[in-house]
RNA sequence: GAGAAGGCUGGACGGUCGCCGGCCAUGGCAACGUGGCGGGAGGAAAGUCCGGGCUCCACAGGGCAGGGUGCUGGGUAAUCCCCAGGGGGGGCAACCCCACGGAAAGUGCCACAGAGAACAGACCGCCGCUCGCGAGAGCGGCAAGGGUGAAACGGUGAGGUAAGAGCUCACCAGCGACGCGGGUGACUGCGCCGCUCGGCAAACCCCACCCGGAGCAAGGCCGAAUAGGAGAGCAAUCGGGUCGCCCGCCCGUGGCUCUCGGGUCAGCCGCUGGAGACGCCGGGCAACCGGCGUCCUAGAGAAAUGAUCGUCGCCCGGGCGCAAGCCCGGGACACAGAACCCGGCUUACAGGCCUUCUC
Numbered sequence: 001g002a003g004a005a006g007g008c009u010g011g012a013c014g015g016u017c018g019c020c021g022g023c024c025a026u027g028g029c030a031a032c033g034u035g036g037c038g039g040g041a042g043g044a045a046a047g048u049c050c051g052g053g054c055u056c057c058a059c060a061g062g063g064c065a066g067g068g069u070g071c072u073g074g075g076u077a078a079u080c081c082c083c084a085g086g087g088g089g090g091g092c093a094a095c096c097c098c099a100c101g102g103a104a105a106g107u108g109c110c111a112c113a114g115a116g117a118a119c120a121g122a123c124c125g126c127c128g129c130u131c132g133c134g135a136g137a138g139c140g141g142c143a144a145g146g147g148u149g150a151a152a153c154g155g156u157g158a159g160g161u162a163a164g165a166g167c168u169c170a171c172c173a174g175c176g177a178c179g180c181g182g183g184u185g186a187c188u189g190c191g192c193c194g195c196u197c198g199g200c201a202a203a204c205c206c207c208a209c210c211c212g213g214a215g216c217a218a219g220g221c222c223g224a225a226u227a228g229g230a231g232a233g234c235a236a237u238c239g240g241g242u243c244g245c246c247c248g249c250c251c252g253u254g255g256c257u258c259u260c261g262g263g264u265c266a267g268c269c270g271c272u273g274g275a276g277a278c279g280c281c282g283g284g285c286a287a288c289c290g291g292c293g294u295c296c297u298a299g300a301g302a303a304a305u306g307a308u309c310g311u312c313g314c315c316c317g318g319g320c321g322c323a324a325g326c327c328c329g330g331g332a333c334a335c336a337g338a339a340c341c342c343g344g345c346u347u348a349c350a351g352g353c354c355u356u357c358u359c
Stems, first nucleotide, its partner, number of pairs: 001359009011312007019040002022037006042335001046346002049344005054215004061247004066211005071085005086100001087098004101206002106204002108200003123146002125142007154172006173196004178191005219269003229260006238252004276295008313333001314331007
């Protein structure tokens, strides 16, 4: 100098004026007012793409259909996430990337070019026979060489042959079975035998595993007034219940019996202290787990967390100075913005800082 991997930060302080909750004091019957104290966005709060908690439907059930995942082992509440490893590919390297089960179950597809695209095929070519004076033509054999293509049914050499060909042999390559060894496993080393069987499963399909639905507008509580209904049990029909179909289960209308409380708007709860953060110790290669200690204050209503000024910081331009730096002017300073809560992933991001590694 060029790169690779990872992490941190995301303006600071002060004045003035505001905004949204909470607590205390005080005035007031109350609504509310006044004063004080304290709190008030993020690393992604975002996309809502995965997974879970929580709530209700039956603590959620069976079958079909449908969907998802897809090398192995582990982590976790769980995952399409994370860690470690195997295999393949890229890079000189640090390192990065991979939907990476099955194509010797079945079906299907393989554009253009080419004779032929998968139990193949013969355009040029090679060889034989026949005809022909000859150029050549016809019939047959072959698949080595040429040509097409992303891909043409192993490669090299020798034998063999009319010419050839795994037709035969040697070596190599690939695939598979078996045996022995290593590994929890994916996989791998060696030996031996067999075969030469193209690719595509983010095509259908097969195999293995997983998945019930809806979502905080979930769901619950409830005064006065008004209306008169509400709950429990029983048998049957009908209807309904949270994706589709069948079953099962549950509920309801109307009927009978019994009991006396029940519904809606506003309001209140759900609501934020939790798979929580940090530190130390221990286990583990790691993800992560365990123990101990310390700390924690947005939680509403379609929604507050702001505006402005000053100083400093940052950036740009100019001047002075050997330099450190100083002065003047300007910029307004990334992406963005909680809405039940977490764990991930992905995407956006001005500027600044740090660590390790490679050439």